[in-house]
RNA sequence: AUUGUUACGUGCCAAACUUGUUGUGAAGCAAGGACGGAAAGCCACGGGUCUCAUUUAUGAGACAGCCGGGUUACCUAU
Numbered sequence: 001a002u003u004g005u006u007a008c009g010u011g012c013c014a015a016a017c018u019u020g021u022u023g024u025g026a027a028g029c030a031a032g033g034a035c036g037g038a039a040a041g042c043c044a045c046g047g048g049u050c051u052c053a054u055u056u057a058u059g060a061g062a063c064a065g066c067c068g069g070g071u072u073a074c075c076u077a078u
Stems, first nucleotide, its partner, number of pairs: 012037002017032006035065001041071003045068003048063006
């Protein structure tokens, strides 16, 4: 330094749901709340699911906590 692992340590994130708010909508943001997570950090590149419009052939969006991939990263007994 790289890859793996998760003992040790500091801690981190936050599902469903509730409230407020934005959006036609999927859903996003904030607060509360914890189902869980070793990348549940980031990226819409591929697949997939969902939404809207519509000429039914497409277009524009959403989801990274659906999968793959890319990229960054804490500790250090092994």